A computed fold for a 73-nucleotide RNA from a bacterium, annotated as transfer RNA. It was read from a public genome assembly.
């Protein structure tokens, strides 16, 4: 330098081939216990990497950029 893939909650990851985003772990509250842990119930937490484009509507399609991983040279 070229090519491919990845970027979604604090962490690990799903997701829909366009229609107002989820799980597990973690956090917090409650219940339980003499108390702690564990178990149980519930709550909060996301401008879906950034900027544009297409569209009535974009996490999803298109382009550029940024970061990461791998391969080739």
């Nucleotide at each position: 330098g070229c090519c491919a893939c990845c970027u979604u909650a604090g962490c690990u990851c799903a997701g829909u081939c366009g229609g107002u985003a989820g799980a597990g772990c973690g956090a917090c509250a409650c219940a339980u216990u003499c108390g702690u842990a564990a178990c149980g119930u519930g709550u909060a937490g996301g401008u879906c990497g950034u900027c544009g484009g297409u569209u009535c509507a974009a996490u999803c399609c298109c382009g550029a950029c940024a970061g990461g991983u791998g391969g080739c040279u």
It matches the Rfam family "tRNA". The family's RNA type in Rfam is transfer RNA.